[in-house]
Context: one part of a larger RNA
RNA sequence: CGCAGGAGACUUGAGUGGAGCCGUCCCUAGUACGAGAGGACCGGGACGGACAGACCUCUGGUGUAUCAGUUGUCCCGCCAGGGGCACAGCUGAGUAGCUAAGUCUGGAAGGGAUAAGCGCUGAAGGCAUCUAAGCGCGAAGCCCACCACGAGAUAAGGUCUCCCUCCCUCACAGAGGGUUAAGACUCCAGAUAGAACAUCUGGUAGAUAGGUCAGAGGUGUAAGGGGAGCAAUCCUUUUAGCUGACUGAUACUAAUAGGUCGAGGG
Numbered sequence: 001c002g003c004a005g006g007a008g009a010c011u012u013g014a015g016u017g018g019a020g021c022c023g024u025c026c027c028u029a030g031u032a033c034g035a036g037a038g039g040a041c042c043g044g045g046a047c048g049g050a051c052a053g054a055c056c057u058c059u060g061g062u063g064u065a066u067c068a069g070u071u072g073u074c075c076c077g078c079c080a081g082g083g084g085c086a087c088a089g090c091u092g093a094g095u096a097g098c099u100a101a102g103u104c105u106g107g108a109a110g111g112g113a114u115a116a117g118c119g120c121u122g123a124a125g126g127c128a129u130c131u132a133a134g135c136g137c138g139a140a141g142c143c144c145a146c147c148a149c150g151a152g153a154u155a156a157g158g159u160c161u162c163c164c165u166c167c168c169u170c171a172c173a174g175a176g177g178g179u180u181a182a183g184a185c186u187c188c189a190g191a192u193a194g195a196a197c198a199u200c201u202g203g204u205a206g207a208u209a210g211g212u213c214a215g216a217g218g219u220g221u222a223a224g225g226g227g228a229g230c231a232a233u234c235c236u237u238u239u240a241g242c243u244g245a246c247u248g249a250u251a252c253u254a255a256u257a258g259g260u261c262g263a264g265g266g
Base pairs, nucleotide, nucleotide: 001152005163006162007161008160009159010158011157015149016148017147018146021049022048023047024046025045026044027043033038051106052105053104054103055102059100060099061098062097066093067092068091069090070089071086072085073084074083075082076081110144111143112142117137118136119135120134166178167177168176169175170174183261184260185259186258187203188202189201190200191199208254209253210252211250212249213248214247215246217243218242219241224237225236226235227234228233
């Protein structure tokens, strides 16, 4: 820009892409078959490998500052308690998120038309013949079915809902311009989104982010005080104290205010 008014939702599915794998064991059955050795078709069940998708409950990884321990040095006047730097100083753990080695799921079943092949009926050619007319069965393959995208599918589809018929100009079935409607954008707070954009959640008629409060989870019993010991240290107050991303509550802070676009139709 188009989809013959302008919008907001929900869809149909032309078409396109993906997936499509394999094995072992058990039952049938030591049956059919076979002198024996051996050993099935058909049908049913269990388990697994590789591959793929999703997810983080579990098992783990990471988790650059969440907690604790600790070395050296400088600083906060000193003690105590802390801060900076040293690869995140080093070490032990670890929430959210991300993640695999973890968890769950998938290939199927079914239908249609067929290939090789196997048949029915059947002439040419009194017989025979699956084929010439006609009819049937028959593959991991083809078409559907499963998953994803999908009306720029210009043949531009469908359904529901919302908005209404204002003003001006001209060469007047029309064209141009203006103010608006429903609605949208800008702008702003953000994340289930993200390179930008887009998408999504919100913008005071508000829980969108921060803060605060409560909780979960993590760390592992803070500081100060009291007590024991000459002291290092230990005990107690204390399963404390601290706590990024998680859950909930709460308008305290910030989403204020404003601007732009957007129908007039046969």
Molecule: large-subunit ribosomal RNA, domain VI
Organism: Natranaerofaba carboxydovora